[in-house]
RNA sequence: CAAGUAAGCUGGACAGCCGCGGACCAGGGCCCAACGGCCCCGGUCUGAGGAAAGUCCGGGCUCCACAGGGCAAGGAUAACGGGUAACACCCGCCGGGGGCGACCCUAGGAAAAGGGCAACAGAGAUAGACCGCUCCGGCGGCGCAGGCCGCCGGAGUAAGGGUGGAAAGGCGGAGGCAAGAGCCCGCCCGAUGACGUGGAAGCGCUCAUCGCUGUAACCUCUAUCCGGAGCAACGCCGUGGAAACGCAUUCGGCCGGCCCGGCCGCGUUGAGGAGGCGGCUUGAGCGCACCGGCAACGGUGCGCCUAGAUAGAUGGCUGUCUUAAAGGACAGAACCCGGCUUACAGGCUUACUUGCACC
RNA sequence: GGCCCGGUGGUCAAGCGGCUAAGACACCGCCCUUUCACGGCGGUAACACGGGUUCGAUUCCCGUCCGGGUCACCA
Numbered sequence: 001c002a003a004g005u006a007a008g009c010u011g012g013a014c015a016g017c018c019g020c021g022g023a024c025c026a027g028g029g030c031c032c033a034a035c036g037g038c039c040c041c042g043g044u045c046u047g048a049g050g051a052a053a054g055u056c057c058g059g060g061c062u063c064c065a066c067a068g069g070g071c072a073a074g075g076a077u078a079a080c081g082g083g084u085a086a087c088a089c090c091c092g093c094c095g096g097g098g099g100c101g102a103c104c105c106u107a108g109g110a111a112a113a114g115g116g117c118a119a120c121a122g123a124g125a126u127a128g129a130c131c132g133c134u135c136c137g138g139c140g141g142c143g144c145a146g147g148c149c150g151c152c153g154g155a156g157u158a159a160g161g162g163u164g165g166a167a168a169g170g171c172g173g174a175g176g177c178a179a180g181a182g183c184c185c186g187c188c189c190g191a192u193g194a195c196g197u198g199g200a201a202g203c204g205c206u207c208a209u210c211g212c213u214g215u216a217a218c219c220u221c222u223a224u225c226c227g228g229a230g231c232a233a234c235g236c237c238g239u240g241g242a243a244a245c246g247c248a249u250u251c252g253g254c255c256g257g258c259c260c261g262g263c264c265g266c267g268u269u270g271a272g273g274a275g276g277c278g279g280c281u282u283g284a285g286c287g288c289a290c291c292g293g294c295a296a297c298g299g300u301g302c303g304c305c306u307a308g309a310u311a312g313a314u315g316g317c318u319g320u321c322u323u324a325a326a327g328g329a330c331a332g333a334a335c336c337c338g339g340c341u342u343a344c345a346g347g348c349u350u351a352c353u354u355g356c357a358c359c
Numbered sequence: 360g361g362c363c364c365g366g367u368g369g370u371c372a373a374g375c376g377g378c379u380a381a382g383a384c385a386c387c388g389c390c391c392u393u394u395c396a397c398g399g400c401g402g403u404a405a406c407a408c409g410g411g412u413u414c415g416a417u418u419c420c421c422g423u424c425c426g427g428g429u430c431a432c433c434a
Stems, first nucleotide, its partner, number of pairs: 001355010012321007020047006027040005049330001053341002056339005061230004074226005080092004094108001095106004109221002114219002116215003130161002132157011169188005175183001189211006195204003234278004243269002251265005285304008360433002362428005369384003377414001386402005407423005
């Protein structure tokens, strides 16, 4: 310098004018007995994101169910160790796969508990003799003969041909055999057990035995976890209209999950609806420093407060600065957090790899 | 805002691991008819997109995209 890999940051800043939402402060007018309500005007502060998105996981919160515990059904997850409030997330590590490499991907328990499925092709799909090879018998032909050739039948053979995603471990052998074959030998692969090693999954050119089709993102089995619904949850107030009523063993309210029971009331009263208020934003919060840890993360100290609408605000214009360039990416809160996934113009930083050149 | 469904020719739709993807209407061509219609024969035309599991995916799993349900899904 070129090509790449991984991680992270950024997605302009400041000021002015006009407009909008919110909080606080101040003034004026009107209504009301009061509490308070409505309108107008002004000032100060503040006002979208890294994904606010998809709503795919996990929680907080609220109500319903529920004494507590267990079983069943249904669902989810899946090597090992750790992190976390929790997770299907994150970190580390192991196994498998890919890349020259930095590095990347991985739903990765069990097929010797059982059931199911494996189309087509192929002789044969969990068992097999189509071609081929070898031996034996019979018949025929040739040759003086040893013998050779052809046809038929029987037996052996899984090494060769061919089919398939998969054919009973793979390669080699001047071992063996009638021909062959892990039958035997050397090397390799895999499984199990022992031994060694590691905290564990696991690993080992240590030894022994063995050679087992695939599929569980089919049923199933094993281990662990899970009650349901969602802020339009839920709580409070509630004008008018409409409705309901009893004279006490009934009715209504309160306690109570229900029944039973207890207390209160005698002229009012519940629930629902329009509407309003709360829930609502200070939280597993953010920044910096130090400490522990390989890391995820945790601890301590200091500092900071950062939208809260309810038909729904966050917009427009101008100037200056930074910049290669300044509006030009994806996109916009709706109870709140932790993740994942998806979208994204352009810019920046760090570490590393490969190749070339130079010193 | 939340919650729940679905996507197969132009339209309606069956299939749910073995596909060369059924059927009806529509469209095109031929036959029938004097002609049209009806009828008969033949044909064109599809699994929303991307990835994974599997020998094999429309089907099973994951992720995107699009569409639908609304007070007889939720105030």
Molecule: RNase P RNA; transfer RNA
Organism: Candidatus Galloscillospira excrementavium